Overview
Predicted 3D model of a 100-nucleotide RNA (Bacterial small signal recognition particle RNA) from a Planctomycetota bacterium. Its mean pLDDT, the model's own confidence on a scale to 100, is 77. It was read from a public genome assembly, where an Rfam model found it. Rfam family: Bacterial small signal recognition particle RNA. The family's RNA type in Rfam is non-coding RNA gene. Rfam describes the family as follows. The signal recognition particle (SRP) is a universally conserved ribonucleoprotein involved in the co-translational targeting of proteins to membranes.

[in-house]
RNA sequence: CGCCGGGUCCUCUGCAACGGGAGGGUGCGAACCUGGUCAGGGGCGGAAGCCAGCAGCCAUAAGCACUCUCUCCCGUGUGCCGGAGGGUCGCCUGGCGGGA
Numbered sequence: 001c002g003c004c005g006g007g008u009c010c011u012c013u014g015c016a017a018c019g020g021g022a023g024g025g026u027g028c029g030a031a032c033c034u035g036g037u038c039a040g041g042g043g044c045g046g047a048a049g050c051c052a053g054c055a056g057c058c059a060u061a062a063g064c065a066c067u068c069u070c071u072c073c074c075g076u077g078u079g080c081c082g083g084a085g086g087g088u089c090g091c092c093u094g095g096c097g098g099g100a
Base pairs, nucleotide, nucleotide: 001097002096003095004094005093006092007091008090009086010085011084012083013082014081015079016078017076018075019074020073021072022071024067025066026065027064028063034059035058036057037056042051043050044049
């Protein structure tokens, strides 16, 4: 000096990390327009009983809170980790050849 390869650059994509959401578990949770049980009181009945049913209690719906690690979804250059493609000879680097 020349040739070839790789990296740096760009795009797409995969994986991980982080954040958010959902499912799961637990707790709370409706005066009445959920359910069960329905004291008291009420109604029907000659009576036995029956009926509806407030409060209370219990269980829960919608919803709220806590939590888990497993799954799913979304997002972000957080990683510059993997893959493919593109671009440039501007920089870095490796190999080969030639010359001084």